Transfer RNA from a Candidatus Woesearchaeota archaeon, 72 nucleotides, folded computationally.
The source organism's lineage runs through Archaea, Nanobdellati and Candidatus Woesearchaeota.
RNAcentral holds the sequence, with entries from ENA.
The prediction has a mean pLDDT of 80.

């Protein structure tokens, strides 16, 4: 340099173009407990960036950035 795959809360991971972005763990608070742990309920936190297509984009298209792998 070229190609393939990927980038979503603090972490991991879902989501036929219909979003009010799911779930687990974590954090915080409540209940429970003599206390702690466990359990249980609630709350907070997210689509890499910029354009385009579309009634509607996390999803499709283009460019860029970052990472992994392969080729040279």
């Nucleotide at each position: 340099g070229c190609g393939u795959c990927g980038g979503u809360g603090g972490u991991c991971c879902a989501a036929c173009g219909g979003c009010u972005a799911a779930g687990a763990c974590a954090a915080u608070g409540g209940c429970c407990u003599u206390c702690c742990a466990a359990g249980u309920c609630a709350u907070u936190u997210a689509u890499c960036u910029g354009g385009g297509u579309u009634c509607g984009a996390a999803u499709c298209c283009c460019a860029g950035c970052c990472g992994a792998c392969g080729c040279a």